[in-house]
The RNA shown here (c-di-AMP riboswitch aptamer (ydaO/yuaA leader)) has 138 nucleotides and comes from an Acidobacteriota bacterium. The sequence was found by an Rfam model in a public genome assembly. It matches the Rfam family "c-di-AMP riboswitch aptamer (ydaO/yuaA leader)". Rfam links the family to the GO terms regulation of gene expression and cyclic-di-AMP binding. Its mean pLDDT, the model's own confidence on a scale to 100, is 76. Of the family's consensus pairs, 96% are formed in the model.
């Protein structure tokens, strides 16, 4: 010089998952516990809506849904796909990428009031571009 790995900080990506004050404990960093503010999610009337079916039902989520193959002794594949993600925002186009997992427990349609949760996790080595509008800075 290159390459590969881990560590710290900045800068960042998904995602509701932030900011802010007050008490305690600490040397500090931060922890724990309370209050406020915001954001996200479940429940839950009139009314509408809905006949039943045990092969129950239903939530969070982009994460559905089809087709080959392959197993029966663990087969977990490959192809598409609704959807969804990509660094200020919104759109066209194209590149590149996800298209999972988890949870209630026989129960729940929408539903004002009202009730109640949750504020996590898990990544990136110079970050994919170009046009047209705003925005912001010079």
């Nucleotide at each position: 010089a290159c390459c590969c790995u881990g560590u710290a900080a900045a800068c960042g990506u998904c995602g509701a998952g932030c900011c802010u004050c007050c008490u305690g404990c600490a040397a500090a960093a931060g922890c724990a516990g309370g209050g406020g503010g915001g954001c996200g999610g479940g429940g839950g009337a009139c009314c509408c809506a809905a006949g039943u079916c045990c092969c129950g039902g239903g939530g969070c989520g982009u994460a559905u849904c089809g087709g080959c193959a392959g197993c029966g002794u663990u087969u977990g594949g490959c192809c598409g796909u609704a959807g969804g993600g990509u660094a200020c925002u919104u759109u066209u186009c194209a590149g590149c990428c996800c298209g999972a997992g988890c949870c209630c427990g026989u129960c729940a349609g929408c539903u004002a009031a009202c009730c109640u949760c949750g504020c996590a996790g898990a990544c990136g080595a110079a970050u994919u571009g170009a046009g047209a509008a705003g925005c912001c800075g010079c």